Transfer RNA from Capsicum baccatum, 73 nucleotides, folded computationally. Taxonomically the source falls in Capsicum (Eukaryota, Viridiplantae, Euphyllophyta, Solanoideae). The sequence is in RNAcentral, with records from Rfam. Its mean pLDDT, the model's own confidence on a scale to 100, is 80. RNAcentral records the identical sequence in 2 taxa.

[in-house]
RNA sequence: GGGUCCUUAGCUUAGUGGUAGAGCAUUUGACUGGGAGAUCAAGAGGUCACUAGUUCAAAUUUGGUAGGACUCU
Numbered sequence: 001g002g003g004u005c006c007u008u009a010g011c012u013u014a015g016u017g018g019u020a021g022a023g024c025a026u027u028u029g030a031c032u033g034g035g036a037g038a039u040c041a042a043g044a045g046g047u048c049a050c051u052a053g054u055u056c057a058a059a060u061u062u063g064g065u066a067g068g069a070c071u072c073u
Base pairs, nucleotide, nucleotide: 001072002071003070004069005068006067007066010024011023012022013021018056026043027042028041029040030039031037049065050064051063052062053061
C1' cells in the first nucleotide's frame, strides 16, 4: 500500500427502512432482629463512533473520516 470485516447503555450483545430490546452490573422497595444473599417487583441509563448524502421516514442504504481485527504483498 491492497482486500474483507467490526464500532449500539458501565460491560457482553440482539435488532437487514417505520418511534431501540435483552443479560450482567447499578438505584429504590419487599423478604431479615441486623447483615449477607441465590429470590420478587419497579426504575434509571442509548440522540446507535463522527460527518455529509439518498428517502415521507435511516442503527439499517451510499460516500468520506476516525479507531480496531484478520489477511495479501